[in-house]
Context: one part of a larger RNA
C1' cells in the first nucleotide's frame, strides 16, 4: 500500500408535537388475583391513583365569574366545552447518550536488582619520578639559631598501565548498539574505584544543585481503580430516487472559531394578501448639485483706511509722513461631513389599473447559519496605496456545471430533467495549430508599434488630416555670382581697445541698389573670414502659429526567451458593411418526474425539474420472528461465467461448481448497508 472481516444517533424513564386507532364529558387501570396456555402470552376481574370536565385571588374567600377598587367606572385573568388511553414517528430532558482521542485530578498499592545518598563487612590501584617533617654526623654558637652531608619517605605531589571517566573529531544515524566504535583526551593513594548485604518511596525520597536521579519513564514514577473523567476542540459517521433550499447579519454574552433570541430554509395547518410595471398637478424628506451681501465658520487679490505701531517736530498739546499691522465698507474671486437662502434624480409611504406567484401573513414541528469572499458603485479609514480595512446598494462565487478570457471561484456570455452522428444564436471569433472570410469598402501606422498585460512628465523638421496667418510672375524660399562702403581707429577707458574686453549714447550722418558706430569666428592690437542688408541668376510655391490621428525617445529585475505558439506589413489600428463559426442558451424529435387546472379513469394542457448546510417524501437490500403459500439430492444456500429487467438502491433467468437447506406474499422486530476516523485485527 492493497484485500477481507469488524467499526459510530442506541436503550430506559419523563414531558412535548404530529400521524393512526379505542372510548368520549369522560378516559384509563397499576400492583395483584382467577382461568387458559409450549416458559411467550391471552381472556376476565381489580377504579387505588392519574389526566380532563372552572376559574380568579397573596390569602380569607367567592364562583361563570373573579381580582384591584368607594364603584353597578375601567382594566387584568377567565367563561361561550374535548379530552383521555394505547401504538408509531420527529425533536427535547436525565442518564457515557453518535464513535474514537487528551494534557491532567484523586484513591489504594508496587518499586532503590537501574540510579542518588547513607550504613555494615570486604576487595583493588604495574612501573617510574620527586624527596616535606623528623633523625644522625660534621661545621657553627656562650647556649640556641644557622649551614652542609647522609638518612628518612610526606603529598586531595609528578609521569604512566590496570581501573574509573568521557575532552575533541570522524564513523554510525531503517546502527553491530533505543547512546556504540576508532583515534585523541582527564583522574589514576584519593572528596579514589569496586563487591556483597542493608536503609531512605511519590508532593515523598535522594541530590558537591543539572530540576538531576528515583528500573530505556520524571517540573511529580509505575500498576490498578474512580472511569465510558471532561474536551464550547480536531477527525470520522456506512443503500437509492424525488421536491424545496439557506446563512456567514442584528442584539446580548468572562463573549468573540461557543451559545441564546431575532433574521434567512423546510414540512404541516389556517388565512387573504405580497411583488413588479404604468398612472397620480398624491404625501414626508434635506442627499447629489449649487450657493453664501441667507446663517455658522474658514478664505485670496485690489481700493478705501476706524484704530494701532514706527519716524519727524515740539516744553507740551496740536500737526506732518509711512514699502508696517489692520476693523468696517466697496470691487473681483473662491471653500465646508458635523454651514444652508435653495435643491433634484432615485428610493420610501399611499391610492387606482394590469401582470404575476413553490410570491404574502399567522400558528406550529424540524433545522442549519451566526469565519464569508470577489466585482461594480456611494462613502469612511489608509498614501483619492494594497488581492488592505470598515459600512451602504446591487450582483456573482459560496452552493453553479457549459462557452469565451492561452491557462485561471466570483470578468464577459449563459442557469445543466434525460437522449439525438438535427437546426439557430450569445459572448467571443473566422491565415495554420482551430470550427468559421487569407471577406468587401475607406483611411492610418513603418515603430514588428501592434497582434497580451504598463505608464507619465518632458523631448523631437516622424508622418497624415484640419484651422488661422505672412511672403510670392512687380519673381518669393533655398542655392550660386557680386557688393556689404565713407566721416571713423565714434567717444570714454586702456599698455593696446580700430564694428566685435568693458562703459556711454538723440547708436549720428554721408554715398547708395544695399550696407549695423555692427550677428558670429578671429588678432597682443590691426589684419582676415562671415552675417544682417542689396543687386543679378533661377522660376513656383515658400514660411509661421494652433488643434487632432497614428507612430518615436523617455522604457530598468534577477535560471532562457517568446503576441498562447507558428508567424503576420496586414493575420496591426480606426470607421462602415455582408456572410459564417460558436454553449448543456433557444428551437426540433422522443422519454421521465413534480405541481396546478381540466377531466375523471384513457389522459390532456400549462408551468417547473443546477444545488452545499439543511427540511420533507417515496423506496431497495440484510438478519431473526408470526401467519399463509411454495421450492429442494431429478440438486437448496454459497461460489464463478453468460443473458435480461428497473430512473436507481437492486431484481430475474441460465451454464459450470457446490452438496442440504431455501424462497415468495402479508405483517411485525432490528447488533440493519463503509472508502475514508495517521480507524481495529488478520492476510498478501
Nucleotide at each position: 500500500a492493497c484485500c477481507u472481516a469488524c467499526g459510530a444517533g442506541u436503550c430506559a424513564c419523563c414531558a412535548u408535537c404530529g400521524c393512526c386507532g379505542g372510548c368520549g364529558a369522560g378516559g384509563c387501570u397499576a400492583a395483584c388475583g382467577c382461568u387458559c396456555u409450549u416458559u411467550a402470552g391471552a381472556g376476565c376481574g381489580g377504579u387505588a391513583c392519574c389526566c380532563g370536565a372552572a376559574g380568579c385571588g397573596a390569602a380569607a374567600g367567592c364562583g361563570a365569574g373573579u381580582c384591584c377598587g368607594a364603584a353597578c367606572a375601567g382594566g387584568g385573568c377567565g367563561c361561550a366545552u374535548a379530552g383521555u388511553c394505547g401504538g408509531c414517528g420527529g425533536g427535547g430532558g436525565u442518564g457515557g447518550a453518535c464513535g474514537c482521542g487528551a494534557a491532567a485530578c484523586c484513591a489504594a498499592g508496587u518499586g532503590a536488582u537501574c540510579u542518588a545518598c547513607c550504613c555494615c563487612a570486604g576487595g583493588g590501584c604495574a612501573g617510574g619520578c620527586u624527596g616535606a617533617a623528623g633523625u644522625c654526623c660534621c661545621g657553627g654558637u656562650a647556649a640556641c639559631a644557622c649551614g652542609g652531608g647522609a638518612u628518612g619517605g610526606a603529598g586531595g605531589g609528578c609521569c604512566c598501565a590496570a581501573c574509573c571517566g568521557g575532552u575533541a573529531a570522524a564513523c554510525g544515524u531503517u546502527g553491530a548498539a533505543a547512546a556504540g566504535u576508532u583515534u585523541u583526551c582527564g583522574g589514576a593513594u584519593g572528596a579514589c574505584c569496586u563487591u556483597g548485604g542493608g536503609g531512605u518511596a511519590g508532593g515523598g525520597g535522594u541530590g558537591a544543585a543539572a530540576g538531576g536521579c528515583u528500573a530505556a519513564u520524571c517540573a511529580a514514577a509505575c500498576u490498578u481503580g474512580g472511569a465510558g473523567a471532561u474536551a464550547g476542540c480536531u477527525c470520522g459517521u456506512a443503500c437509492u430516487c424525488c421536491c424545496c433550499g439557506a446563512a456567514a447579519u442584528g442584539c446580548a454574552u468572562u463573549u468573540a472559531g461557543g451559545u441564546g433570541c431575532a433574521g434567512c430554509g423546510u414540512g404541516c395547518u389556517g388565512g387573504a394578501u405580497g411583488u413588479c410595471u404604468g398612472c397620480c398637478a398624491g404625501g414626508a424628506g434635506g442627499u447629489a448639485g449649487a450657493g453664501c451681501g441667507a446663517c455658522u465658520g474658514a478664505u485670496u487679490g485690489g481700493a478705501u483706511g476706524c484704530g494701532a505701531g514706527g519716524g519727524c517736530u515740539u516744553c507740551a498739546c496740536c500737526g506732518c509722513c509711512u514699502a508696517u499691522c489692520a476693523a468696517g465698507u466697496c470691487c473681483a474671486g473662491a471653500c465646508a461631513a458635523a454651514c444652508u437662502c435653495c435643491g433634484a434624480a432615485u428610493g420610501c409611504c399611499g391610492g387606482c389599473a394590469g401582470a404575476u406567484u413553490g410570491a404574502c401573513c399567522a400558528g406550529u414541528g424540524c433545522a442549519g447559519u451566526g469565519a464569508g469572499g470577489g466585482c461594480a458603485u456611494g462613502g469612511g479609514u489608509g498614501c483619492u496605496a494594497a488581492g488592505g480595512u470598515c459600512c451602504g446598494u446591487g450582483u456573482c462565487c459560496g452552493a453553479g456545471a457549459g462557452g469565451a478570457g492561452a491557462a485561471g471561484a466570483a470578468u464577459c456570455c449563459a442557469g445543466a430533467u434525460c437522449a439525438c452522428c438535427g437546426g439557430c444564436u450569445a459572448a467571443g471569433g473566422u491565415c495554420c495549430c482551430g470550427a468559421a472570410a487569407u471577406g468587401a469598402c475607406a483611411g492610418c501606422u513603418a515603430a514588428g508599434u501592434u497582434g497580451a498585460a504598463c505608464u507619465a512628465a518632458c523631448g523631437a523638421g516622424g508622418u497624415c488630416g484640419g484651422a488661422c496667418u505672412g511672403c510670392a510672375g512687380a519673381g518669393a524660399c533655398a542655392g550660386c555670382u557680386a557688393g556689404g562702403a565713407u566721416g571713423u581707429u565714434g567717444g570714454c577707458u586702456u599698455g593696446g581697445a580700430a564694428g566685435c574686453a568693458g562703459c556711454c549714447a538723440u547708436u549720428c550722418a554721408u554715398u547708395u541698389a544695399a550696407a549695423g558706430a555692427g550677428u558670429g569666428c578671429g588678432u597682443a592690437a590691426c589684419a582676415g573670414c562671415u552675417c544682417a542688408c542689396u543687386a543679378g541668376u533661377c522660376g513656383a510655391g515658400c514660411g509661421g502659429u494652433c488643434c487632432g490621428g497614428c507612430a518615436u525617445g523617455g522604457a530598468u529585475a534577477a535560471u532562457a526567451a517568446u503576441c498562447g505558439g507558428g508567424c503576420a506589413u496586414a493575420a496591426g489600428c480606426u470607421g462602415u458593411u455582408u456572410a459564417c463559426c460558436g454553449a448543456a442558451g433557444c428551437c426540433g424529435u422522443g422519454g421521465g418526474a413534480u405541481a396546478u387546472g381540466c377531466a375523471u379513469u384513457a389522459g390532456c394542457a400549462u408551468a417547473u425539474c443546477g444545488g452545499u448546510a439543511g427540511g420533507g417524501g417515496a423506496g431497495c437490500a440484510u438478519u431473526g420472528c408470526g401467519g399463509a403459500c411454495g421450492c429442494g439430492c431429478c440438486g437448496a444456500a454459497g461460489g464463478u461465467g453468460g443473458g435480461g429487467g428497473a430512473c436507481g438502491a437492486c431484481c430475474c433467468c441460465u451454464g459450470c461448481u457446490g452438496g442440504a437447506g431455501c424462497g415468495u406474499c402479508c405483517g411485525g422486530a432490528a447488533a440493519a448497508g463503509c472508502a475514508a476516523a495517521u480507524g481495529u485485527a488478520g492476510g498478501u
Large-subunit ribosomal RNA, domain II from a Salinivirgaceae bacterium, 684 nucleotides, folded computationally.
Rfam family: Bacterial large subunit ribosomal RNA. Its family is annotated with ribosome and structural constituent of ribosome in the Gene Ontology.
Its mean pLDDT, the model's own confidence on a scale to 100, is 84.
The organism belongs to Salinivirgaceae, within Bacteria.
The sequence was found in a public genome assembly.